[in-house]
Model confidence (mean pLDDT): 82 of 100.
A computed fold for a 64-nucleotide RNA from a pig gut metagenome, annotated as transfer RNA.

RNA sequence: GUGUAGCUCAGCAGGAUAGAGCGUCGGUUUCCUAAACCGCAGGUCGGGGGUUCGAAUCCCUUCA
Numbered sequence: 001g002u003g004u005a006g007c008u009c010a011g012c013a014g015g016a017u018a019g020a021g022c023g024u025c026g027g028u029u030u031c032c033u034a035a036a037c038c039g040c041a042g043g044u045c046g047g048g049g050g051u052u053c054g055a056a057u058c059c060c061u062u063c064a
Base pairs, nucleotide, nucleotide: 002064003063006022007021008020009019015053025039026038027037028036046062047061048060049059050058
């Protein structure tokens, strides 16, 4: 310094219901597949603690 969805990452001078792309699954289309389009699900933000009305974001500690 890094750790946020299965993967790659954004968000980090505190405030919204935590997002994007890819992927998975379902649907439309097609004789079938692929592609394209539409939709769903999936996260207690590495663990623990603290500050605060409020923490992914600040502080301490710890793990990899």
Its Rfam family is "tRNA". By type it is a transfer RNA.